[in-house]
RNA sequence: GUCUGUGUAGCUCAGUUGGUAGAGUGCAAGGCUCUUAACCUUGUGGUCGUGGAAUCGAGCCCCACCGUGGGCA
Repeated sequence: GUCUGUGUAGCUCAGUUGGUAGAGUGCAAGGCUCUUAACCUUGUGGUCGUGGAAUCGAGCCCCACCGUGGGCA
C1' cells in the first nucleotide's frame, strides 16, 4: 500500500426482520452470620469509536475518517 474482521456499561460480551439498549462480572446499600467469606434482595450503571448520508425512525443500512487484530505485498 491493499484485502478482511472488530469498536456497545469500569471489565468480558449479547443485541435476531431497522421500532423505548441488555446479561455476566464489578461497585454501593441492606438481609443472613459471633465475624469474615459464600449466599439472597435492591440499587448503580452508556455521546453504541468520530463525522456525515438515506429513512417517519439507526447499535443495525450507506460513505469517509480514527483506533485495533489478521492475511497478502